Predicted 3D model of a 350-nucleotide part of an RNA (small-subunit ribosomal RNA, central domain) from a metagenome.

[in-house]
Context: one part of a larger RNA
Formats: sequence, C1' cells, structure tokens
RNA sequence: UUGGGCGUAAAGAGCGCGUAGGCGGCCUGUUAAGUCAGUUGUGAAAUCUCCCGGCUCAACUGGGAGAGGUCGACUGAUACUGGUAGGCUUGAGGGCAGCAGAGGGAGGUGGAAUUCCCGGUGUAGCGGUGAAAUGCGUAGAGAUCGGGAGGAACACCAGUGGCGAAAGCGGCCUCCUGGGCUGUUUCUGACGCUGAGGCGCGAAAGCGUGGGGAGCAAACAGGAUUAGAUACCCUGGUAGUCCACGCUGUAAACUAUGGACACUAGGUAUGGGGGGUAUCGACCCUCUCCGUGCCGAAGUUAACGCCAUAAGUGUCCCGCCUGGGGAGUACGGCCGCAAGGCUAAAACUC
Repeated sequence: UUGGGCGUAAAGAGCGCGUAGGCGGCCUGUUAAGUCAGUUGUGAAAUCUCCCGGCUCAACUGGGAGAGGUCGACUGAUACUGGUAGGCUUGAGGGCAGCAGAGGGAGGUGGAAUUCCCGGUGUAGCGGUGAAAUGCGUAGAGAUCGGGAGGAACACCAGUGGCGAAAGCGGCCUCCUGGGCUGUUUCUGACGCUGAGGCGCGAAAGCGUGGGGAGCAAACAGGAUUAGAUACCCUGGUAGUCCACGCUGUAAACUAUGGACACUAGGUAUGGGGGGUAUCGACCCUCUCCGUGCCGAAGUUAACGCCAUAAGUGUCCCGCCUGGGGAGUACGGCCGCAAGGCUAAAACUC
C1' cells in the first nucleotide's frame, strides 16, 4: 500500500466553530470537460503469448499474428457526473404566535449549620476509639441561653427529572444574554452535510500576582496499631479548596460507541409542546412532534450484547488501528513561568 477493522480484543480526536477540499434535493434548456462508441496515428527492436519452420529434441535462431495505454487526433452519442442559463419547494434558514428549562455572565439578598469572639447560668469533666492515648478543661472547658464576626455550601423540593457542544450547571431576586421545542405554511429559494490545517471552549490538580480563609485537608507533627507501620484509626495542621485577572490543556474528558441524512415489528414509563372529546378546571381517553429510559422481533455480533437514542440496512465526510515489551519513551521541533503538554521513532528482546 491493498484488504480488513475501531462498545469490551489494537483503534472515535474531550467538545465546538469553521477555511481549503470531498460529497450534495426536484424540473427544463444548453454545453460536451468526465463518460461511452467508431475511425485513425502511435506504443522501436529484444522480451511475453499463440502459430509456422529449422540443427534427432531442448536452449536457441528465423518468419507471421496478438497482447501491452488514465496515450494523441478526428467524427459522433447525451443516460449519468460536471459547466452554464432558468425555474421549484420537500433540505436549510428567516418572520409571526406561544412553551419549558440547575444553559451562560454580572449585581444584590436569605435562612439553617460549623468555627471563633463577648456576656449570663453552671461544675468536673469533655473529646476520641475496637480499646486507648495524644489533645481540650478549675486561668472554668464540655452543656445551655443571649449577642456578635466571618467564610464556604445551599437541607426539604429532587426524580431512572431538566438544561448545555462537551467540560459542566441546583437557595431566592433583578439586569444582560445563548440555544432548543411547538404551532403557522407567511418569506428566501439548495443558501446544504462533513471538515485536513486553523481558531475557540475545556473537570480536578498545578502555576503567577493580589485578596480571602469558617469547615475540610495533601505535606508535616504527635498519639495508637504493628515484628516494623514512612499506612489504614485518632488529635492537631500548612499549601490548597473560595474570589479577581492571567497561565496550564490534561482525565476511566466514558455511552470506553465521531458527525449528518434516509429507511426498518411491537410494548411500556417519563419530561416539554400542540390538537380533539368533555360545561371551566383537575383527572381520564386518543392522535401527533421533540427529548429521556426500560423490554423486545427481524437483523446483527466471536460472544456478551445492541435493537428507531442501533452495535440493523444504506449514502457522504473526517479521525484512528496494524503482535507484546522497549514506549506514549529518546532525539528533534512547536507550546509552557515551571510542572509538563503535543508530535513521535529505533536498537534490542519475546
């Protein structure tokens, strides 16, 4: 490279926006680049294949024919692809009318609880464990009542629930703001899908500067346990956890399942919307659109399982894999303040 693959065997980029490129709905005209047909030129000789001839055969040599091409030129065909011109509305987008939501950012605000401080009552314990001890307490702890300070997180509601591209998002209120869904058939008229590079977002931990610091808590100290105990348990406790700005760019970033479109039995639960029936509402029944789950037929799979939210049947585009170790390492390059990240071998060995 070909072929075959990527839920769990190696393999889907953490996620998005989008450039080039690839691919692209229905109808008509035109063109004839791709495509197809014919004619012709060329593709030296040798070689190759077939036939004939020849030294007894063979190798070989001679003759004839053929094969060998993304080839050139000319003439034609027009279904498909492309170009071009025009049209269409079902893809896509917009308008109008509604709906749900922890979607994002900023500001404000509330109560419960922990801790600390002050004061009252009050006295000998408290705390902790498997049992203890370290620790706290007669300088009055713990308990209880009142007052105050401060930081962080938001019980119940809460759900197999909702929103978001993913990371993720949960008290309440206000402002700013993104997306989705439904109805309508009102507008545009293919404006689409994917997306190498590129750009942006990206948990936790970590880093820089400045704040903040209640609780928790790497490191660390002490007490236990133990043969030891650089642990598990206990008492403390600093970074950190929180905020602002900047950096880092990684995760079992998982549905271990890339995106888009179309098609292919049913059953059940649930969130949002619309419609019908019913006197309004609750409730119930029924149909349909979008989402979230479970079961399951055909099909598929090595099996497990998946099964309209496919791992089924197809089309288009991207990413990735190619025995284990060496190694996601070395070297080089790019990025980073650093930690390190991205890209990524070979010798050797089984």
Background
Its mean pLDDT, the model's own confidence on a scale to 100, is 84.